[in-house]
Context: one part of a larger RNA
RNA sequence: UGACGGGGGCCCGCACAAGCGGUGGAGCAUGUGGUUUAAUUCGAUGAUACGCGAGGAACCUUACCAGGGCUUAAAUGCAGAACGCAUGGUGUGGAAACAUGCCAGUCUUCGGACGGUCUGCAAGGUGCUGCAUGGCUGUCGUCAGCUCGUGCCGUGAGGUGUUGGGUUAGGUCCCGCAACGAGCGCAACCCCUAUCUUUAGUUGCCAGCGGGUUAUGCCGGGGACUCUAAAGAAACUGCCAGCGCAAGCUGAGAGGAAGGCGGGGACGACGUCAAGUCAUCACGGCCCUUACGUCCUGGGCCACACACGUGCUACAAUGGCAGGUACAGAGGGCAGCUACCCCGCGAGGGGAUGCGAAUCUCUAAAGCCUGUCUCAGUUCGGAUUGGAGUCUGCAACUCGACUCUAUGAAGCUGGAAUCGCUAGUAAUCGCGCAUCAGCCAUGGCGCGGUGAAUACGUUCCCGGGCCUUGUACA
Numbered sequence: 001u002g003a004c005g006g007g008g009g010c011c012c013g014c015a016c017a018a019g020c021g022g023u024g025g026a027g028c029a030u031g032u033g034g035u036u037u038a039a040u041u042c043g044a045u046g047a048u049a050c051g052c053g054a055g056g057a058a059c060c061u062u063a064c065c066a067g068g069g070c071u072u073a074a075a076u077g078c079a080g081a082a083c084g085c086a087u088g089g090u091g092u093g094g095a096a097a098c099a100u101g102c103c104a105g106u107c108u109u110c111g112g113a114c115g116g117u118c119u120g121c122a123a124g125g126u127g128c129u130g131c132a133u134g135g136c137u138g139u140c141g142u143c144a145g146c147u148c149g150u151g152c153c154g155u156g157a158g159g160u161g162u163u164g165g166g167u168u169a170g171g172u173c174c175c176g177c178a179a180c181g182a183g184c185g186c187a188a189c190c191c192c193u194a195u196c197u198u199u200a201g202u203u204g205c206c207a208g209c210g211g212g213u214u215a216u217g218c219c220g221g222g223g224a225c226u227c228u229a230a231a232g233a234a235a236c237u238g239c240c241a242g243c244g245c246a247a248g249c250u251g252a253g254a255g256g257a258a259g260g261c262g263g264g265g266a267c268g269a270c271g272u273c274a275a276g277u278c279a280u281c282a283c284g285g286c287c288c289u290u291a292c293g294u295c296c297u298g299g300g301c302c303a304c305a306c307a308c309g310u311g312c313u314a315c316a317a318u319g320g321c322a323g324g325u326a327c328a329g330a331g332g333g334c335a336g337c338u339a340c341c342c343c344g345c346g347a348g349g350g351g352a353u354g355c356g357a358a359u360c361u362c363u364a365a366a367g368c369c370u371g372u373c374u375c376a377g378u379u380c381g382g383a384u385u386g387g388a389g390u391c392u393g394c395a396a397c398u399c400g401a402c403u404c405u406a407u408g409a410a411g412c413u414g415g416a417a418u419c420g421c422u423a424g425u426a427a428u429c430g431c432g433c434a435u436c437a438g439c440c441a442u443g444g445c446g447c448g449g450u451g452a453a454u455a456c457g458u459u460c461c462c463g464g465g466c467c468u469u470g471u472a473c474a
Base pairs, nucleotide, nucleotide: 001474002473003471004470005469007468008467009466010465011464012463013462015458016457019421020420021419022418023417026313027312028311029310030309031308032307033306034304035303042053043052064299065298066297067296068295069294070293076122077121078120079119080118081117083115084114087104088103089102090101091100092099093098106113107112124288125287127286128285129284133282134281135277136276137275138273140271145184146183147182148181149180150179151160152159153158164175165174166173190265191264192263193262195233196232197231198230199229200228201227205222206221209220210219211218236259239253240251241250242249243248315414319373320372321371322370323369324368325367331362332361333360336355337354340351341350342349343348380411385406386405387404388403389402390401391400427450428449429448430447431446432445433444
């Protein structure tokens, strides 16, 4: 100087407490361990691995296994050589890859071009090392810290500044001070959102005027309104009162759409964990070269006594079922989204129309109204299994989703323990998108609808910041 303490002081955080909902019990989905296997490819492993890399494993992907093939090779360039091939059609063997027949088969200014073949040189490797590395990322932590120049103090390591008194979300600001300044962080500048104004008015809108319809902005028209999308305004403790030297704090104060950081996002200091990634990519070294490269068929990554994590669905009456009826936002769409009509109980099929879309289309559910069920393993719950189908795709056996019918398992609110959340949040309800032929999505990322409870307080648990103290630690 640090680190540590079941030392002290001060202070924060859904850290506890106060509340609400879960997990841990059940069934299923998914990831992992283990076991099994020809293979169950590899990586990630306390917090910071385990619905993680994977934003799509039937083939492909694919890196794994079995078997069958190729050896300048899947791609590209240079040099040399001979050639007319390449390609198309058609055979044979074969699971295919591949091997092997037959037929057709370039241009030319004669220099060559083009194309494959052969030779040589460069290949290729998801093989190893993340403890050789770059880049990227997690975490402490959006915590308030980490430093520098000059000066001063100390033999020196180093200190001071950065400590102290207040204050703040903040090393934020104020006051003081052998310090005076400065940098990286904080904050602000950026984006979204909440209010208003101006500009603009189609594909959006429809108050007033006219036309038309059983009906609909449907038409003429209009820019008022909603909205769209560009520019601006607006919030600064600016004003008032109280406290205070000041910074600032308090107030259901005024005004205001918004008030003391308005809400949310992007943004992550010096560094820590030889943290993670050589399998995104790049790259040093090492290793393989008729194979550790590469092509193909099939299998595996989906196994299953078991253990754990993350989820979904439930155990019901604030509910289930049936009928009727209302209201979003954000996105997507041409090998696409599909109105409407017909067929089918349905998944879907057959027609048909609009739309490369503020124009057409994909679009709610909880809610509300009425009826029924009456506390039961049930009209709860839907696993499992039988049968019959639909769709995608070369192909659904291993191993797809969905539909109909039958079947109707466990489950009566879950031990010790443990997680999330402070407001448009939790809880609950549906919708969209990426990937994608299809989909094992209950995942991920977004969007809106309905919409709570509680916080006395900081003694305790966990993590962190500052000062101080002890130390046989560095």

A computed fold for a 474-nucleotide part of an RNA from a metagenome, annotated as small-subunit ribosomal RNA, 3' major domain. The coordinates come from a structure-prediction model, not an experiment, and the mean pLDDT is 82.